[in-house]
RNA sequence: CGAGGCGUAGCGCAGUUGGUAGCGCGCAUGGUUCGGGACCAUGAAGUCGCUGGUUCGAGUCCAGUCGCCUCGA
Numbered sequence: 001c002g003a004g005g006c007g008u009a010g011c012g013c014a015g016u017u018g019g020u021a022g023c024g025c026g027c028a029u030g031g032u033u034c035g036g037g038a039c040c041a042u043g044a045a046g047u048c049g050c051u052g053g054u055u056c057g058a059g060u061c062c063a064g065u066c067g068c069c070u071c072g073a
Base pairs, nucleotide, nucleotide: 001072002071003070004069005068006067007066010025011024012023013022019056027043028042029041030040031039049065050064051063052062053061
């Protein structure tokens, strides 16, 4: 310098053809228990790396850019 992949909740990840963003673990509260763990119920937590564009509508499509990984030179 070139090519490819990844970036979504605290952590690990899903999100199919563009249509109101979810799962597991963890966390909080309550129940159960003498207490804890386990279990059950409820809940909080996200400007989807950033900026712009297309569209009635973008995590998804397009352009630029940042970070990480792999390959090539």

The RNA shown here (transfer RNA) has 73 nucleotides and comes from a Candidatus Rifleibacteriota bacterium. Lineage of the source: Bacteria > Bacteria candidate phyla > Candidatus Rifleibacteriota. Its Rfam family is "tRNA". Rfam classes the family as a transfer RNA.